[in-house]
C1' cells in the first nucleotide's frame, strides 16, 4: 500500500438497516431507606460534545466524505 470491520457515560452495551417522542441498560460511583455494623436488597440522583473534522437536510449517534485509534484479511 489495498480491502473488510469496530469506535456511544467510568467499563460492557441497546438504538444505525428504514433520519424525527426528552439517546438505553446492566455494572461501577454518590446518597437514602433497612443493619449494632457491612454486605445484600428498596428507593433517589449525578455522569454523554454518540472517534474527530466537514458535507447533506427543516431535522444526523443514524445517511455522504476526508482524517484518527484499533482489529481482520490479500499484498
Nucleotide at each position: 500500500g489495498u480491502c473488510g470491520g469496530u469506535g456511544u457515560a467510568g467499563u460492557u452495551u441497546a438504538g444505525u438497516c428504514u433520519g424525527g417522542c426528552u439517546a438505553u441498560a446492566a455494572c461501577g460511583c454518590c446518597g437514602u431507606g433497612c443493619u449494632c455494623a457491612u454486605a445484600u436488597c428498596g428507593c433517589g440522583g449525578a455522569g454523554g460534545u454518540c472517534g474527530u473534522g466537514g458535507g447533506u437536510u427543516c431535522a444526523a449517534a443514524u445517511c455522504c466524505c476526508a482524517c484518527c485509534a484499533c482489529c481482520g484479511a490479500c499484498a